[in-house]
RNA sequence: AAGACGGUCGGGAGAGAGACCCUUGAGUAAUUUAAGGGCGCCGAAGGUGCAAUCGGCGAGGAAAAUAAGCUGACAAACUCUCAGGCAAAAAGAUCCUGGCCCGACG
Numbered sequence: 001a002a003g004a005c006g007g008u009c010g011g012g013a014g015a016g017a018g019a020c021c022c023u024u025g026a027g028u029a030a031u032u033u034a035a036g037g038g039c040g041c042c043g044a045a046g047g048u049g050c051a052a053u054c055g056g057c058g059a060g061g062a063a064a065a066u067a068a069g070c071u072g073a074c075a076a077a078c079u080c081u082c083a084g085g086c087a088a089a090a091a092g093a094u095c096c097u098g099g100c101c102c103g104a105c106g
Stems, first nucleotide, its partner, number of pairs: 006101008018039001020038007040086003046082001047080001049078001053073005
């Protein structure tokens, strides 16, 4: 300081997929609700895995570089579906925006 990047607290937008079935318990005039089990499904809290690429090792060989191979690092809205979710509400990656904190470059 017309304050990068980041943090935090608000506001706005924000997808997908059974208000599924069974058992037991509780409750209401009624709509319900808790625990356990079953099958089906979703990906956008969180978490797992992965490419290119870069690094290390690596036979023969005088040596160096290196091939196959082994191995380390590494992203996502991809992948898995552990967790979470499948009426509404809540939550929700991400985007926009306001306050505050931080204070890089200049």
The RNA shown here (Glycine riboswitch aptamer) has 106 nucleotides and comes from a Phycisphaerae bacterium. The model forms 90% of the base pairs in the Rfam consensus. Its Rfam family is "Glycine riboswitch aptamer". Rfam's curators write: This family represents the bacterial glycine riboswitch. The sequence is in RNAcentral, with records from Ribocentre.